[in-house]
Context: one part of a larger RNA
RNA sequence: GGAUGAACGUUGGCGGCGUGCCUAACACAUGCAAGUCGAACGGACCCAUUUCUUCGGAGAUGGGUCAGUGGCAAACGGGUGAGUAACACGUAGGUGACCUACCCCAAAGUGGGGGAUAACGACUGGAAACGGUCGCUAAUACCGCAUGUGCUCGGCGAUUCGGUUCGUCGAGUAAAGCCGAAAGGCGCUUUGGGAGGGGCCUGCGGCGGAUUAGGUCGUUGGUAGGGUAAUGGCCUACCAAGCCGAUGAUCCGUAGGGGGCGUGAGAGCGCGGCCCCCCACACUGGGACUGAGACACGGCCCAGACUCCUACGGGAGGCAGCAGUGAGGAAUAUUGCACAAUGGGCGCAAGCCUGAUGCAGCAACGCCGCGUGGAGGAUGAAGGCCUUCGGGUUGUAAACUCCUUUUCUGGGGGACGAGAAAGGACGGUACCCCAGGAAUAAGUCUCGGCUAACUACGUGCCAGCAGCCGCGGUAAAACGUAGGAGGCGAACGUUAUCC
Repeated sequence: GGAUGAACGUUGGCGGCGUGCCUAACACAUGCAAGUCGAACGGACCCAUUUCUUCGGAGAUGGGUCAGUGGCAAACGGGUGAGUAACACGUAGGUGACCUACCCCAAAGUGGGGGAUAACGACUGGAAACGGUCGCUAAUACCGCAUGUGCUCGGCGAUUCGGUUCGUCGAGUAAAGCCGAAAGGCGCUUUGGGAGGGGCCUGCGGCGGAUUAGGUCGUUGGUAGGGUAAUGGCCUACCAAGCCGAUGAUCCGUAGGGGGCGUGAGAGCGCGGCCCCCCACACUGGGACUGAGACACGGCCCAGACUCCUACGGGAGGCAGCAGUGAGGAAUAUUGCACAAUGGGCGCAAGCCUGAUGCAGCAACGCCGCGUGGAGGAUGAAGGCCUUCGGGUUGUAAACUCCUUUUCUGGGGGACGAGAAAGGACGGUACCCCAGGAAUAAGUCUCGGCUAACUACGUGCCAGCAGCCGCGGUAAAACGUAGGAGGCGAACGUUAUCC
């Protein structure tokens, strides 16, 4: 000098764009953050239309609401950086060792049956959370049968280094309907391919300590089996005795990695906040279930710590989602508006949900822009300060005259963002026009040398200053105040950290 997610002191007018718990991965009141589908299904209630009626009502159709069965989503999106020195990441490859819901393309099919069960009803337990017994019922829920284009497995033959491919025989293995007047649409099943996504393997690369030198028994390899979508000591049995290490094993410490960011002429050094990619985690530890996908932040089970409710028998909870609270700290914001846009989930759609997101609020936290007026104005006014008492300086500065209106205040108009139509949170915002009036707007640090800017008074090794050298003990340009001056300016200094 540059830089910062900064903080502190003094000061502070406006706007645009960004950024904002770096500490306790500490604990959390309250609200919201993941639902949706009646065009899968049976009900309950309400409304409308309509038919019958013994005038009590009963039925049908349509719409709405509600929970339930069922489907899809909930594995995305959002947060955090604890752990991790590792195939975690980056990069380059491999997979003849693999998976893939929704989407796209293609081939074939969607025949015929069955038994249940929630909701509901009755009875009943419990303070609650939540149940229990009996009875009824539907489906795109569940289970057989048939068919088998195919697919899987096994045998045989061929091919391949190999789990690849082809032929043949045998066995096994599918389905669901809904809407529509119809045409048709949406689905469902099996299979092949694609797109996108993922699993696994490998070479290389990126940290400190040797005051850590030996480490290892599923350890290293083999055979067989289990397990997985899949290879593998991943797991088990048996066999062998290996395997790693000064090119640093093991141990200890530290740390999420990268794109990038800061600085620097570069080499390098430091960093990984915002944004993007990957990873890991979700009160702590462990476990599996469901599912195409999880070992699952707002799912389940167990254990633990903590908090809460309780009728003491037993239950409930997890903000490292968005706000917000306490605590910690030098320190970090609103319990806001809207789904209008973009994107996501569900749905044929209308639409519903969306603290993702779009916006608004707070903060000079950062960068950038603008303003606090312009021109004229000498008797160089008054006042202040200094003085050799002549004067000098503040100083064209002010007053005063003329002008302007960015900003400000008031009034009027008023968007783009929205697509075939409708629909705008932001927002009566931006922006435009008119009026008023210099009006509403300057500080801060320094002035001994480094380093730009000097005098007076006070103080008297005191009070104090200080980045280094050093100032202060009676003439202090170094302390304090004043006048003046210098620097930067809505900021200026200080501290911390990095180059």
RNAcentral holds the full RNA, with entries from SILVA.
The part of an RNA shown here (small-subunit ribosomal RNA, 5' domain) has 499 nucleotides and comes from a Caldilineae bacterium.
The source organism's lineage runs through Bacteria, Bacillati, Chloroflexota and Caldilineae.